[in-house]
Molecule: transfer RNA
Organism: uncultured Bacilli bacterium
RNA sequence: GGGCCUAUAGCCAAGUGGUAAGGCAUGGGACUGCAACUCCCCGAGCGUUGGUUCAAAUCCGACUAGGCCCU
Numbered sequence: 001g002g003g004c005c006u007a008u009a010g011c012c013a014a015g016u017g018g019u020a021a022g023g024c025a026u027g028g029g030a031c032u033g034c035a036a037c038u039c040c041c042c043g044a045g046c047g048u049u050g051g052u053u054c055a056a057a058u059c060c061g062a063c064u065a066g067g068c069c070c071u
Stems, first nucleotide, its partner, number of pairs: 001070007010024003018054001027041004047063005
């Protein structure tokens, strides 16, 4: 210098055009003599920035960060 892959909640992780599942953790509540266990409730608009589209986490470009390969 070139190519490929990845980026979604505090953490893990699904979702590949039609307003983002689940688990763990934190917080609140129920239960309990107090706890533990168990049960219920609460939270993200998707790395950044443009574009396409009626509609973008999803498709396209650039950039940023990480990983791998070639030179």